[in-house]
Context: one part of a larger RNA
RNA sequence: CGCAGGAAAUUUGCGGGGCUCCGACACUAGUACGAGAGGACCGUGUUGGACAGACCUCCGGUUUACCGGUUGUACCGCCAGGUGCACCGCCGGGUAUCCGCGUCUGGUCAGGAUAAGUGCUGAAAGCAUCUAAGCACGAAGCCCUCCCCAAGAUAAGAUUUCCACACAGGGCCGUCAAAGACGAUGACGUAGAUAGGUUGCAGGUGCAGGGGCGGCAACGUCCAUAGCCGAGCAAUACUAAUCGCCCG
Repeated sequence: CGCAGGAAAUUUGCGGGGCUCCGACACUAGUACGAGAGGACCGUGUUGGACAGACCUCCGGUUUACCGGUUGUACCGCCAGGUGCACCGCCGGGUAUCCGCGUCUGGUCAGGAUAAGUGCUGAAAGCAUCUAAGCACGAAGCCCUCCCCAAGAUAAGAUUUCCACACAGGGCCGUCAAAGACGAUGACGUAGAUAGGUUGCAGGUGCAGGGGCGGCAACGUCCAUAGCCGAGCAAUACUAAUCGCCCG
């Protein structure tokens, strides 16, 4: 821009893409078969491998604005307590997130048309013949079934609702994240929990500073499962989403 009014939702599916895998064990049954040795079809059940998708409860990673320990050095006048730098200085842990080594799920079944092949009826050709007319079966393969995209499918589809000359509906602007290179998408804008802050909880670290007591001291112990805390879950208008403008 189009889809002959504008808009918001919900859809059909022309067509396209994806998936399509392979074992083991047990039962049937030591049966059929076979002199024996051996040893099934058909049909069930259980359980794996590889592959694919989703997710983070568990397990395991990551977690550079979380917590703790610790070395050297410089500084905060000194002590104490801290901060900077040294690969995040090093080390031990670690929420959210994102992940796999983790968890769950999938391939099935059914249907249709067939291949090789197996047949029925059956002439040409009084017989015979699966074929010439006709009919029935028959594959991990084909078309469906399952998953995803999908009306620019210009043959531009359908349904519901709203507005019809503006109280439809959008955009600008602002607060943002489950979204993200930018656009876009999604949530919210005071008739408000959108983000920050605060409070509570979860969770992490692991018992702060200070003081008392014990020890010459390093240090230990009590107040004290303390203090601190990024992203998590809630509550709460304290702060910021003001007032408005434009398109239609």
Model confidence (mean pLDDT): 90 of 100. Predicted 3D model of a 248-nucleotide part of an RNA (large-subunit ribosomal RNA, domain VI) from a Lachnospiraceae bacterium. NCBI's taxonomy places the organism under Bacteria, Bacillati, Clostridia, Lachnospirales, Lachnospiraceae. The RNAcentral record of the full RNA draws on ENA.